Description: A computed fold for a 151-nucleotide RNA from Microcella daejeonensis, annotated as FMN riboswitch aptamer (RFN element). Its mean pLDDT, the model's own confidence on a scale to 100, is 84. The organism belongs to Microcella, within Bacteria.
RNA sequence: AACGCACUCCGGGGUCGGUGAAAGUCCGAGCCGGCGGUCAUAGUCCGCGACCCGCGACCGUUGCCUCAGCCCUCGGGCCGAGGAGACGGGGACGGUUGAGCUGGUGGAAUUCCAGCACCGACGGUGAGAGUCCGGAUGGGAGGAGUGCGCG
Numbered sequence: 001a002a003c004g005c006a007c008u009c010c011g012g013g014g015u016c017g018g019u020g021a022a023a024g025u026c027c028g029a030g031c032c033g034g035c036g037g038u039c040a041u042a043g044u045c046c047g048c049g050a051c052c053c054g055c056g057a058c059c060g061u062u063g064c065c066u067c068a069g070c071c072c073u074c075g076g077g078c079c080g081a082g083g084a085g086a087c088g089g090g091g092a093c094g095g096u097u098g099a100g101c102u103g104g105u106g107g108a109a110u111u112c113c114a115g116c117a118c119c120g121a122c123g124g125u126g127a128g129a130g131u132c133c134g135g136a137u138g139g140g141a142g143g144a145g146u147g148c149g150c151g
Stems, first nucleotide, its partner, number of pairs: 003149008015029004030131002032120002034048004043118002052095003058089004064083004069078003100116005122134003
């Protein structure tokens, strides 16, 4: 160095005009592109994350039931453990999840160069959204560093 453990930090971008009562949503022209991999640099190759759906280890709440203890005005009250259920949260796991071709260079590139294309969840909105608002001061694929151990 690698490896292991702990901790800390980082970790998503994008507009002008026109029409109109009203549109950053329509029309015209723009602009943007998470993470890891890939003999060569990727929004469109492979995989991952997030969103959405399912399941659920486990956790919490409240009333009910059972048992034990204490108190009691004998109606019941307090409290501990356990059980079934309801509600809320929920790791891991599973499902779903958009889009590219041609030519050139080269040992090698759907990744570079040239050309022409294409894609973009869900909810909201005086008018239809990749670009506005929202979930999100969230989460996260991962990245970096520090310390200790090991060596």